[in-house]
RNA sequence: UGAGUCGGCUGAGUGGCCGUGGCUGACAGCAGUCAGCUGAGGAAGGUCGGGGCUCCACAGGGCAAAGGUGCUCGCUAGCGGCGAGUCGGGGCGACUCGAAGGAAAGUGCCACAGAGAACAGACCGCCGAUGGUUCAGCAGUCUAUGUGCUGUCGGAACACAGGCAAGGGUGAAACGGUGCGGUAAGAGCGCACCAGCGACUCAGGCGACUGAGUCGGCUUGGCAAACCCCACCGGGAGCAAGUUCAAAUUGGAGGUGGCAGCCCGCCAGCUGUAAAGCAGCCUCCUGGUAGAACGCUUAGAUGGAUGGCCACUCACGGCGCAGCUUGUGUCCGCAUGACUGCGCUGGGACAGAACCCCGCCUACAGGCCGACUCACAAA
Repeated sequence: UGAGUCGGCUGAGUGGCCGUGGCUGACAGCAGUCAGCUGAGGAAGGUCGGGGCUCCACAGGGCAAAGGUGCUCGCUAGCGGCGAGUCGGGGCGACUCGAAGGAAAGUGCCACAGAGAACAGACCGCCGAUGGUUCAGCAGUCUAUGUGCUGUCGGAACACAGGCAAGGGUGAAACGGUGCGGUAAGAGCGCACCAGCGACUCAGGCGACUGAGUCGGCUUGGCAAACCCCACCGGGAGCAAGUUCAAAUUGGAGGUGGCAGCCCGCCAGCUGUAAAGCAGCCUCCUGGUAGAACGCUUAGAUGGAUGGCCACUCACGGCGCAGCUUGUGUCCGCAUGACUGCGCUGGGACAGAACCCCGCCUACAGGCCGACUCACAAA
């Protein structure tokens, strides 16, 4: 200098004008007016996890279903969170990603291609030892002397039965790899080494796990983000939770329902001889709708305020002009990139509290800072 990795911060500023939710004060009969104070975020978002709070259920405890979590240790009120590690994948590296228990408990699935996809299979291919067929040879037999018949150790051919799985080919995956032996050809069929699996021993680590060694059968595919098994967690619903007050209407109880404690006033009803009853009126109760308040917050709405315009500045992008330093190219005239200055111009990220808190995830123009890695060059 270039290319990156990780972490943190910021998320335009000042002034003027217009506007806005809440509170306080003044004025005002009310509506309202004025003044002061105060008024979003790192994610207020998604509503994914945990907690507070509220109601319902529940004597207490245990188990189970649905659901969730799933390497280890620690932290945390708690979590599916955080920190440090282990193992595995990616990167030269800084670093990063991982739903990371169990597939020799069981069941199931493995598209297409391919012969065969899980106690496998035979398309091409190899062999054809053994059996078979044919040929030649040899031997025997018959007078039926032939292209006869019978037999055959050994020989040749065929590739029919059959054997094989080395090689080719298919596939994401083909039932360990290399070599030697072995064989008709081959094969863990045998052996050596390697890889993998299991058991045991030793060493290190709290642990996940790691390293070394011995032995074993010789080899066991993948998928649990299929069912399932194992371990742990685990009552449900949510602020439209819920609590309080409470019209109208309904129903019920009591009083009054006529001359009275006084004054004024009055059209004072119906049934009944009366007692009394009904209507009307008054009071209380019932229930909890309309509505209101609380829950509710140093922003606190209850259809949702926190904004808009202008000027200057700031950072950024584009265009033009100029400058000097420098890189590159050069036909040595210059062209072009970076840098600096000036002018014009453009837009200023994601987004918007709604009960609160702790986390996670997701979105984010531009700018700033720190640590680290790699490459090149120079000292």
Bacterial RNase P class A from Candidatus Hopanoidivorans cymbastelae, 379 nucleotides, folded computationally. Its Rfam family is "Bacterial RNase P class A". From the family's description: Ribonuclease P (RNase P) is a ubiquitous endoribonuclease, found in archaea, bacteria and eukarya as well as chloroplasts and mitochondria. The family's RNA type in Rfam is ribozyme. The model forms 94% of the base pairs in the Rfam consensus. NCBI's taxonomy places the organism under Bacteria, Bacillati, Acidimicrobiia, Acidimicrobiales, Candidatus Hopanoidivorans.